[in-house]
A computed fold for a 347-nucleotide part of an RNA from an uncultured bacterium, annotated as small-subunit ribosomal RNA, central domain.

Context: one part of a larger RNA
RNA sequence: CUGGGUUUAAAGGGUGCGUAGGCGGUACGAUAAGUCAGAAGUGAAAUGCUGUAGCUUAACUAUAGAACUGCUUUUGAUACUGUCGAACUAGAAUUGAGUUAAGGAUCGUGGAAUGUGACAUGUAGCGGUGAAAUGCAUAGAUAUGUCAUGGAACACCAAUUGCGAAGGCAGCGGUCUAGGCUUUAAUUGACGCUGAGGCACGAAAGCGUGGGGAGCGAACAGGAUUAGAUACCCUGGUAGUCCACGCCCUAAACGAUGCUUACUCGGUGUUUGGGUCUUGAACUUGAGCGCCUAAGGGAAACCGAUAAGUAAGCCACCUGGGGAGUACGUUCGCAAGAAUGAAACUC
Numbered sequence: 001c002u003g004g005g006u007u008u009a010a011a012g013g014g015u016g017c018g019u020a021g022g023c024g025g026u027a028c029g030a031u032a033a034g035u036c037a038g039a040a041g042u043g044a045a046a047u048g049c050u051g052u053a054g055c056u057u058a059a060c061u062a063u064a065g066a067a068c069u070g071c072u073u074u075u076g077a078u079a080c081u082g083u084c085g086a087a088c089u090a091g092a093a094u095u096g097a098g099u100u101a102a103g104g105a106u107c108g109u110g111g112a113a114u115g116u117g118a119c120a121u122g123u124a125g126c127g128g129u130g131a132a133a134u135g136c137a138u139a140g141a142u143a144u145g146u147c148a149u150g151g152a153a154c155a156c157c158a159a160u161u162g163c164g165a166a167g168g169c170a171g172c173g174g175u176c177u178a179g180g181c182u183u184u185a186a187u188u189g190a191c192g193c194u195g196a197g198g199c200a201c202g203a204a205a206g207c208g209u210g211g212g213g214a215g216c217g218a219a220c221a222g223g224a225u226u227a228g229a230u231a232c233c234c235u236g237g238u239a240g241u242c243c244a245c246g247c248c249c250u251a252a253a254c255g256a257u258g259c260u261u262a263c264u265c266g267g268u269g270u271u272u273g274g275g276u277c278u279u280g281a282a283c284u285u286g287a288g289c290g291c292c293u294a295a296g297g298g299a300a301a302c303c304g305a306u307a308a309g310u311a312a313g314c315c316a317c318c319u320g321g322g323g324a325g326u327a328c329g330u331u332c333g334c335a336a337g338a339a340u341g342a343a344a345c346u347c
Base pairs, nucleotide, nucleotide: 004318005317006316007301008300012315014201015200016199017198021194022193023192025088026087028085029084030083031082033081034080035077036076037075038074039073040072041071042070049065050064051063052062053061054060091191092188093187094186095185096183097182098181099180100179103177104176105175106174107173108172109171110154115149116148117147118146119145120144121143125136126135162169163168206247207246208245209244210243211242215241216240220236221235222234223233258314259313260312261311262310263309266292267291268290269289270288271287272286273285274284275283276282277280296303297302320347321346322345329340330339331338332337
């Protein structure tokens, strides 16, 4: 490079937006760049191939031919691709009306519970475990009641539910704001798909500065267990968890399944729109979310209109195990580290 692949064997980028590039709807006209046909020129010789001939044969040599699949010029063809022109509406988008939801940002607010403080009642234990002990408690604990205070999370509703590009999102209300879907017409008229680089977002942990700190809780301390116990269990407990701003940029970032489009027997549940009448546990038509299956696919498990089926376009990635996601270099980062990413050697 070709070929074959990427749910689970190696392999889909964490996700989106989008530049270049690649690819691109229907019909008409022009052009003739790609494309196709004819002709001319050139494509050195030798080598190689085919025929014939010469050394007894062969190697070797001579001769003839084909070939040299290419390039240039020219004359034509016009289906397809390209370019230009002028159209179309089935793709895409916009407007109107309606609808949907834990989508996002911010402000406010609520009750339960834990902790703490004060006061009151009250007395000897509480707590914890497999059993204990450390711990707390006559300086009055635990328990009960009232009041106060502070932080964090939102029981029931709750679902195989919903929303979001992914990460993710859940008490209630307000303000601001993004999206999806449905519907009927109207408008624009291919404005589209994908997307190397690039840009933005990106759980948790971690980092910087300043706050906050109830509960939980790495580290740490003590008590147990044990042969030991740097653990599992218990009592405490700092960072952290929370907020604001700024970094980090990684996850089994998973559906281990890239995005877009078209096509392909059925059944069933659910969420949310539209329509119809005969108003029903109805019929029908969209958009999601699940389950079961035909064909087909698959090594099988299984997938099966939400495909891993049948096809097309574009991107990403794989090429035996280890060495190794390591070394070196480079870029980014405050750091932690991240990204890119080998080889020797070995089986």
The coordinates come from a structure-prediction model, not an experiment, and the mean pLDDT is 88.